[in-house]
Context: one part of a larger RNA
Molecule: large-subunit ribosomal RNA, domain IV
Organism: Syntrophales bacterium
RNA sequence: AUCUCGUUAAGGAACUCGGCAAAAUAGCACCGUAACUUCGGAAGAAGGUGUGCCCCGUUAGCGUAAAGCGAUUCGCACGUAGAGCGCGAGGGGGUUGCAGUGAAAAGGCCCAGGCGACUGUUUAGCAAAAACACAGGUCUCUGCUAAGUCGUAAGACGAUGUAUAGGGACUGACGCCUGCCCGGUGCUGGAAGGUUAAGGGGAUCUGUUAGCCGCAAGGCGAAGCAUUGAACCGAAGCCCCAGUAAACGGCGGCCGUAACUAUAACGGUCCUAAGGUAGCGAAAUUCCUUGUCGGGUAAGUUCCGACCUGCACGAAUGGCGUAACGAUCUGGGCGCUGUCUUGACGAGAAGCUCA
Numbered sequence: 001a002u003c004u005c006g007u008u009a010a011g012g013a014a015c016u017c018g019g020c021a022a023a024a025u026a027g028c029a030c031c032g033u034a035a036c037u038u039c040g041g042a043a044g045a046a047g048g049u050g051u052g053c054c055c056c057g058u059u060a061g062c063g064u065a066a067a068g069c070g071a072u073u074c075g076c077a078c079g080u081a082g083a084g085c086g087c088g089a090g091g092g093g094g095u096u097g098c099a100g101u102g103a104a105a106a107g108g109c110c111c112a113g114g115c116g117a118c119u120g121u122u123u124a125g126c127a128a129a130a131a132c133a134c135a136g137g138u139c140u141c142u143g144c145u146a147a148g149u150c151g152u153a154a155g156a157c158g159a160u161g162u163a164u165a166g167g168g169a170c171u172g173a174c175g176c177c178u179g180c181c182c183g184g185u186g187c188u189g190g191a192a193g194g195u196u197a198a199g200g201g202g203a204u205c206u207g208u209u210a211g212c213c214g215c216a217a218g219g220c221g222a223a224g225c226a227u228u229g230a231a232c233c234g235a236a237g238c239c240c241c242a243g244u245a246a247a248c249g250g251c252g253g254c255c256g257u258a259a260c261u262a263u264a265a266c267g268g269u270c271c272u273a274a275g276g277u278a279g280c281g282a283a284a285u286u287c288c289u290u291g292u293c294g295g296g297u298a299a300g301u302u303c304c305g306a307c308c309u310g311c312a313c314g315a316a317u318g319g320c321g322u323a324a325c326g327a328u329c330u331g332g333g334c335g336c337u338g339u340c341u342u343g344a345c346g347a348g349a350a351g352c353u354c355a
Stems, first nucleotide, its partner, number of pairs: 002349007010341002014339001019336001027051005036041001038173001052095005061087004068080003096100001108334007115326002120132002136171007148157003174321004179251003184248002186244005193239003199233002206226003211220003252270005279313001280310001291307005
C1' cells in the first nucleotide's frame, strides 16, 4: 500500500456526473397533523412528549373458574356462587445512571416537476424501465358444420360456448374531449359499359396424296388423316360509380393594408382532397439555444413559472389534465454524516519480510 470493520477535533456536500457510499431515522403509547383529493386517501404526513426500577396495592377493571347451593330425565349438561389463578391501564409517592424500546432487531423527512393511472410482467447470465400487460374505450369479422387456428387428411381447438358469445386490430384507469380531408392506398357495396382466362367455337393456313396436266424437270390437287387456329360466346378481377379515417394516411404559399412605430382584425392572388380546430408548447419533441423574462443561488448550460419566433406538438401511431401508486427519472431543501477540507488512530484478513 490492498481488503473488511470501528472511532474521529472544527466544519458539514465545500466531494462528485449525481449525497454514490456511509451516517442519520427507527419499537410502543399519547398529543398533533397541511396542500390536494376520485372523499377512500394523502397519513406513520410533518412536528412533539413519554418510556427503567421500587412502593401505595389483593389499585380500578378484565379473563378464567373450584367447593358449596338450587334444579334435575340422576349420565352429562344447566342456574347461582364466587375461593383460587392469570392479566392489568390510569393516578400518587420514591429512587438511580451520561444514557431506561439502556444490548440486538425495527421508517430519514419535506417541496416541485416529467413519464406511466394503479397491483403485476420482462432481456435465466451487463438494461426492471417511460418498455409489456392491465381494467376501461372503439372499430371490424363471425348466425353455428361460426369466424379464426393446427393438420396432407381423419380430426381437434374455438366450445360441451352461441352476438351480454368468440376471433382480429388499435388505444390504455378516471375527468374534459377527440376537429377538417375519401384525391391516393386499403376495405365494403354496386353493377350499365370497357378489358379479360381456361373452355366452347371453328373461318383460315400448312403437310401428306388417289387423281389430273406435262416429253421431262415439275405443277395442280378431292376425300381422309395431321396441323394452324380468325370471328363469336365466355366469370371473378381490373378500369368504372359510390361509401368508409378510433382504416393506412394527410392537414399550404406569396403580396399588400390601421393617424408615431410595430403588428395586421381586413384585402388580393396561386395551389390543394383538405389546408392543423380545441388543448399544449425551447417540451422525453426547439436546430439556431446557455432563446427572452421571472423565481430559486453570492454565482444556475440543469430545474420551476411564463412568452410563442412549434427548424420539426396536436387530438384513440390519441390531445390535455389528474388524487393515489413507483427499488422510475429530474431539480431544490431540512436532518445527518470521513463524500470532502485532510488526514489520523485502532481491530482483523490476505500478502510480503525477518526469526